[in-house]
RNA sequence: CCCGCCGAGGGGCGCUGCGACCCGCGCAAGGCGGGCCAGGCUCGGCGGGGUUCACUAAUCCGUUGCAACGGCGCCCGUUCCUG
Numbered sequence: 001c002c003c004g005c006c007g008a009g010g011g012g013c014g015c016u017g018c019g020a021c022c023c024g025c026g027c028a029a030g031g032c033g034g035g036c037c038a039g040g041c042u043c044g045g046c047g048g049g050g051u052u053c054a055c056u057a058a059u060c061c062g063u064u065g066c067a068a069c070g071g072c073g074c075c076c077g078u079u080c081c082u083g
Stems, first nucleotide, its partner, number of pairs: 001049009010076006018040001021035005039069001
């Protein structure tokens, strides 16, 4: 760095719908139509794979604090401030 799994990022309802995925059409296309679709992102944990080959860091203990984001509309919850 990539892939997979798990967890977290308060909860719910409605709408639209890009990507991915599925189905159909098409010689094919980065194409067309339909379906599904607003955690696909970030953080943490675990496993696997790949790349690199540094040199005094890796690491351990304690304390304190804690994410940033996620189309539109509505409802609830939580925190803070003011009345």
This is a predicted structure of an 83-nucleotide RNA (SAH (S-adenosyl-L-homocysteine) riboswitch aptamer) from a Nevskiaceae bacterium. It matches the Rfam family "SAH (S-adenosyl-L-homocysteine) riboswitch aptamer". Its family is annotated with regulation of gene expression and S-adenosylhomocysteine metabolic process in the Gene Ontology. The prediction has a mean pLDDT of 79.